[in-house]
RNA sequence: GAUGAACGCUAGCGGGAGGCUUAACACAUGCAAGUCGAGGGGCAGCACGUCUUCGGAUGGUGGCGACCGGCGCACGGGUGCGUAACGCGUAUGCAACUUGCCCUUAACUGGAACAUAGCCCGGGGAAACUCGGAUUAAUUUUCCAUAGAAUCUGUUUUCGGCAUCGAAGAAAGAUUAAAGCUCCGGCGGUUAAGGAUAGGCAUGCGUCUGAUUAGCUUGUUGGUGAGGUAACGGCUCACCAAGGCAAUGAUCAGUAGGGGUUCUGAGAGGAUGAUCCCCCACACUGGUACUGAGACACGGACCAGACUCCUACGGGAGGCAGCAGUGAGGAAUAUUGGUCAAUGGACGCAAGUCUGAACCAGCCAUCCCGCGUGCAGGAAGAAGGCCCUAUGGGUUGUAAACUGCUUUUAUACACCAAGAAACCCCUUCUCGUGAGGAGGGCUGACGGUAGUGUAUGAAUAAGCACCGGCUAACUCCGUGCCAGCAGCCGCGGUAAUACGGAGGGUGCAAGCGUUAUCCGGAUUUAUUGGGUUUAAAGGGUGCGUAGGCGGGUCUGUAAGUCAGUGGUGAAAGCCUUCAGCUUAACUGGAGAAUUGCCAUUGAUACUGCUGACCUUGAAUUCGGUUGAAGUGGGCGGAAUGUGUGGUGUAGCGGUGAAAUGCAUAGAUAUCACACAGAACACCGAUUGCGAAGGCAGCUCACUAAGCCGAUAUUGACGCUGAGGCACGAAAGCGUGGGGAGCGAACAGGAUUAGAUACCCUGGUAGUCCACGCCGUAAACGAUGAUAACUCGCUGUUGGCGAUAUACUGUCAGCGGCCUAGCGAAAGCGUUAAGUUAUCCACUUGGGGAGUACGUUCGCAAGAAUGAAACUCAAAGGAAUUGACGGGGGUCCGCACAAGCGGUGGAGCAUGUGGUUUAAUUCGAUGAUACGCGAGGAACCUUACCUAGGCUAUAAUGCGAGUGAAAGUGCCUGAAAGGGUGCUGGCCGCAAGGACACAAAGCAAGGUGCUGCAUGGUUGUCGUCAGCUCGUGCCGUGAGGUGUUGGGUUAAGUCCCGCAACGAGCGCAACCCCUACUGAUAGUUGCCAACAGGUAAAGCUGGGGACUCUAUUAGAACUGCCUACGCAAGUAGAGAGGAAGGCGGGGAUGACGUCAAAUCAUCAUGGCCUUUAUGCCUAGGGCUACACACGUGCUACAAUGGUGAGGACAAAGGGCAGCAAGCGUGCGAAUGCAAGCAAAUCCCCAAAACCUCACCUCAGUUCGGAUUGCAGUCUGCAACUCGACUGCAUGAAGUUGGAAUCGCUAGUAAUCGUAGAUCAGCCAUGCUACGGUGAAUACGUUCCCGGACCUUGUACACACCGCCCGUCAAGCCAUGGAAGUUGGGUGCGCCUAAAGACUAUCACCGCGAGGAGUGGUUUAGGGUGAAACCGAUAACUGG
Repeated sequence: GAUGAACGCUAGCGGGAGGCUUAACACAUGCAAGUCGAGGGGCAGCACGUCUUCGGAUGGUGGCGACCGGCGCACGGGUGCGUAACGCGUAUGCAACUUGCCCUUAACUGGAACAUAGCCCGGGGAAACUCGGAUUAAUUUUCCAUAGAAUCUGUUUUCGGCAUCGAAGAAAGAUUAAAGCUCCGGCGGUUAAGGAUAGGCAUGCGUCUGAUUAGCUUGUUGGUGAGGUAACGGCUCACCAAGGCAAUGAUCAGUAGGGGUUCUGAGAGGAUGAUCCCCCACACUGGUACUGAGACACGGACCAGACUCCUACGGGAGGCAGCAGUGAGGAAUAUUGGUCAAUGGACGCAAGUCUGAACCAGCCAUCCCGCGUGCAGGAAGAAGGCCCUAUGGGUUGUAAACUGCUUUUAUACACCAAGAAACCCCUUCUCGUGAGGAGGGCUGACGGUAGUGUAUGAAUAAGCACCGGCUAACUCCGUGCCAGCAGCCGCGGUAAUACGGAGGGUGCAAGCGUUAUCCGGAUUUAUUGGGUUUAAAGGGUGCGUAGGCGGGUCUGUAAGUCAGUGGUGAAAGCCUUCAGCUUAACUGGAGAAUUGCCAUUGAUACUGCUGACCUUGAAUUCGGUUGAAGUGGGCGGAAUGUGUGGUGUAGCGGUGAAAUGCAUAGAUAUCACACAGAACACCGAUUGCGAAGGCAGCUCACUAAGCCGAUAUUGACGCUGAGGCACGAAAGCGUGGGGAGCGAACAGGAUUAGAUACCCUGGUAGUCCACGCCGUAAACGAUGAUAACUCGCUGUUGGCGAUAUACUGUCAGCGGCCUAGCGAAAGCGUUAAGUUAUCCACUUGGGGAGUACGUUCGCAAGAAUGAAACUCAAAGGAAUUGACGGGGGUCCGCACAAGCGGUGGAGCAUGUGGUUUAAUUCGAUGAUACGCGAGGAACCUUACCUAGGCUAUAAUGCGAGUGAAAGUGCCUGAAAGGGUGCUGGCCGCAAGGACACAAAGCAAGGUGCUGCAUGGUUGUCGUCAGCUCGUGCCGUGAGGUGUUGGGUUAAGUCCCGCAACGAGCGCAACCCCUACUGAUAGUUGCCAACAGGUAAAGCUGGGGACUCUAUUAGAACUGCCUACGCAAGUAGAGAGGAAGGCGGGGAUGACGUCAAAUCAUCAUGGCCUUUAUGCCUAGGGCUACACACGUGCUACAAUGGUGAGGACAAAGGGCAGCAAGCGUGCGAAUGCAAGCAAAUCCCCAAAACCUCACCUCAGUUCGGAUUGCAGUCUGCAACUCGACUGCAUGAAGUUGGAAUCGCUAGUAAUCGUAGAUCAGCCAUGCUACGGUGAAUACGUUCCCGGACCUUGUACACACCGCCCGUCAAGCCAUGGAAGUUGGGUGCGCCUAAAGACUAUCACCGCGAGGAGUGGUUUAGGGUGAAACCGAUAACUGG
């Protein structure tokens, strides 16, 4: 795009079309084929006339039932069962034929006879119907006459052709004809010829699928003769011959009416065969003939069968695939309508009759076409709806309202067609038996319809689908992987443009969607117009049949080819144009087209054919040469094994390590001899040979081939090759040998969770030989054969030229790299996968499956051929970027190693899990949670629990109003709160203000949920060296290059090179602290010199030298030297220097990863809650405790503990504070109290350390848990639940299993000090500070993590990936299967209706002929064996 459509929702009108696609299923009822009295006898019924005895009679007239007769019924109408066929289409032929009615021409139309229906009488039967008798007619039938241009027989003449032959003519013989009616005009009849029309037959070409259908055929193929037919013909029969068809697809099976056309497509094609037209076939199923011009006959006959109906049970009747209609089937398809008015048909002289043909109407949006549902103005941009950033805006939307206009349509009324012209009748004209013309008249189903006019009034008239992309059209709400959507991709798991609803929008519109089917897109079966190295696809290889294709020149021919002409190619349809309906659809006229077929005339380039020739393709000849080419025979040495003998002694062998095994009965090792079988080291190669498989010691024989050189010969002899034939690795099979080594199966030992494996020890088939099978391989170059053409470089094998692998040329091979070109790319590239030609083979998504069934081959194994159901939305190729690897290379890191100290064991502290609980609030959970959020849980904090209360309040703002604010009592209560008193103002002139209370109201609140809706902040990889961009270049592209490479570095740091050149974020540097020095400045710091002064003291005057303080400047850059290096740079106990190669430390964290953490710091979308999930209060809990884990503290002691004495810091903090000093207390503390908002005063004592003394290796003078008593301090309050002090008590613990952590120098270890938070403190934590102060690093194999390059990948959620098979349960499709059951087809035998053919003396008939009987044949029926195709089936397979 289309449809004979159906379904869903919806629906105003008209025109034109169409309407059982299914059950060729069954049919009630009515109608669909009759007509003619001008053929006939007649006359039932009707009308008239006549007669009448009034009962009736009478064919006399109009007419006419039934009957005889004629014509028609073979047309028209329906359907598509069958049919793969001369059925259809197309083109020819009939010298092999027929043709009623019609036209033309010619001739004729005489006589006679026998019947029979009807009518009448009688009989049978339920009926259908039928029997008998008598009598009768014709355009019925028969006979006779007449007849030739008919038919037949033989003879003959002329002409022609296409083989048999045909045409015309002559004379002779034989045979065959007729019907009448009449209005007198005519209509008929017979014969013959011609025409027209309609048929019959034959032939060429075309006409679906299957080869898992390969052979079929006996009247079969042909001939002779006969029969039969309208006619040819095995059409039929007799005889003879043995043919005929088939790979160009016979036969068989399945499916199917064919064509014009229709739909689609650019076309070629593909699909289709409704309506209309042509042809065919059929008429309940099957068979058969009769009549006839025509039938083997839809509304005829006979027989058989099935079915239905009637029946008195004896018998009968029927055939809607005609028009309506009914039932059934189905998703589905109409009225039991009108008329013969027109067109057409039958009959008739005609009038006319008949006509479900036809013309009309009815039903149905089934399709096509047309029209309408209004038009213009109208902004307060109304109301309402919907949305939002919500005092407002946007949108619906000029849409509505409202104003004006119009009236197609609608409704009402009125008028009213064309289709009609004939026949016929009347009048008339011309010629005159009749024909033609003119005028008038008669006839309309549709239909009072189309149309026209008037009136009324926007009045009567819009839906459907869609809105994620494809694909035009977006928002809100609901839902929450539910409900649902979906053509493909896919959407839905709490912010869904995808589900459902709404608003809005888009598309089409009286329709719109969905479903089904066909074509297109699909170059996705490729003729036009594809492919086959790796995506599906080259046969394992050769030889060769058919076939296809084929070198050069000339001649002829004209089959193909090309051109002209003629015929045909029906009409309709399509196309163009004109015309008619108001337009269109529709219809009509004309033209074009119909690409085809046939015939004819011409052309001859190419192809074919014929003939003649040629040599370049091909082959042959001669001479060389090459090789692991093949077959058979002979020979050889090394190795291995075994045997015998010798020497010799304890192990051998084997492995990652072992064991099994062998060995004192003497192994292994070693020597000698013998035997056996198999394979041939070195040469040896990127080599050679062969068609492929394949071929390797040496040698002989036989056989084959290639290549080179050279001459001559043949003269296209060629290429390819479906079937076919041959060869064909390994394994395997059969028979017979052989058997050393190796070695499936098997056995044992190991390994392992297991190990039916990998490893080891043995070992049978086999491997070997001969003969015969098998016929497959990743049989690979994953690349068919042949021929030609198209740049080069380089290596090598064989030959030739020359003496020569110096070099070079050439031919034939074998390799590497590359140009053009090709290719999806990888790549190929004269050995093509380039450009062409010819032939063969193969392919058409993955799986199912190279499976099943069938067939062929095979001894078997199996091979060859080779599906479908079902299932998936992919499977696949090449390349890219990552990630990964028990891949490779390079490098780094307290990563390992080397060391030091810990953890894991104990007690305690603290955090977590778990458990418990009314609650034990919440979060953090590998590394990257667990002394984490928390840098301070007794109340508060607090978020949790219990209980009591409040409801616009716990806070803030606005606020009418009231009152000072505030202070202080009493009652109740656990408190919050509730109730109730007392005292009481200030500023301002006033208005009012500060402050407090506070009604209504406006803004509430939530540590409730979602960190997977978010911002911000943070952890980690990782202070790892990476991550990118612009332009250019390369690539179809993803992408690459740069960023790789060679060096170097801590570093993508730098250098060199390079299709790259530059740049950015990172690295480094710039910043801070620290180490050295200078300058400046000296107070609260310092004190060398001077002076004063104290018990002592920078205490004082003073000083800036020093230390120090705090501002600034300098200093380090591989700068210098040596060595190495192109450079970058590296090395050196180098020099110098306070410091040396980044001096040490800090801050600083690229692109990104982990949906990492946090909604409980804060902020925030959405959701939830509102007398509660908010708020207040008291008490409790966060501190629980069989247990498990993390992080720490203290220890286990003598490098120690205790006592006494003595010395040296840094950095911080301090007014609700730090507190000197003095007093009291054993002490924690306490009382009094100077100083200090700090370089001034205080905290402040530093400790380890040093000196002296005691302890002497023990559960201790170690260790301090636990517990008791007594206290101190903070605080409203130390019970749950604080810290500290004194006295007493004195637990575990004697250095810690597997495992594991930190640290590379002022580091580890060790020792104290300070601060934040803080009333106090559970701090052994955290963050800072200084004191003392080590050991070790060979090195990068390994563990962990990381970086770069490279490689493989079936991974991309990226190895915590992907993914394979068994098994369990349920289900789906399918194969096999003992069987069971059904179907169509062919064959044999038996039987056989009607009919036909044939035979026939009896019966009938004058006769023609018939009856009866026999034979042959046949539908059908029965039966038998077999093949084929299904259905079903216990069980069973994949």

Notes:
The RNA shown here (small-subunit ribosomal RNA) has 1438 nucleotides and comes from an uncultured bacterium. The coordinates come from a structure-prediction model, not an experiment, and the mean pLDDT is 83. Its Rfam family is "Bacterial small subunit ribosomal RNA".